[in-house]
Molecule: c-di-AMP riboswitch aptamer (ydaO/yuaA leader)
Organism: soil metagenome
RNA sequence: UGCCGAGUCCCUGCCGUCCCGACGGCGGGGAGCGGGGGAACCAAUGGCGGCCACAUGGCCGCCCGGGGCGAAUCGCGGCGAGCCUGCCGCGUAGCGCACUUUCCGGCGCGAGCCCGUCAGCUCACCUCGUAGGCGCAUGGAAAGG
Numbered sequence: 001u002g003c004c005g006a007g008u009c010c011c012u013g014c015c016g017u018c019c020c021g022a023c024g025g026c027g028g029g030g031a032g033c034g035g036g037g038g039a040a041c042c043a044a045u046g047g048c049g050g051c052c053a054c055a056u057g058g059c060c061g062c063c064c065g066g067g068g069c070g071a072a073u074c075g076c077g078g079c080g081a082g083c084c085u086g087c088c089g090c091g092u093a094g095c096g097c098a099c100u101u102u103c104c105g106g107c108g109c110g111a112g113c114c115c116g117u118c119a120g121c122u123c124a125c126c127u128c129g130u131a132g133g134c135g136c137a138u139g140g141a142a143a144g145g
Base pairs, nucleotide, nucleotide: 001135002134003133004132008031009030010029011028012027013026014025015024016023017022032130033129034128035127036126037125042120046063047062048061049060050059051058052057065118066115067114068113069112074091075090076089077088078087079086094109095108096107097106099144100143101142102141103140104139
């Protein structure tokens, strides 16, 4: 001086260093921003096989949990492996790059974590977070501000 991200701003209590101040530690409140839960209405009622019925419903057996934050999904190939989990490579939905938008061009990401058998949407209402990490740059054109 900037970037990713909700992760910014204001007020204040206690404790420690002799005291004030300053600094440090542990909290509290508020605004703004962000997330989750949560009616009615609406939506939804797993897959495969067999049987009965012939209405598209019923019965039996076997198989499969589900969800949240986030751009971070999905596919193909290879390795390992009894199966599964896993690892690697190439792509891909999607995402980011210096006021904003569009076009052209270039570069990068395409992870990780959490809940714990439970949650669709959702008024009122309830509740949580306000971190962490990174760069030395800012490409061109048009319009707007």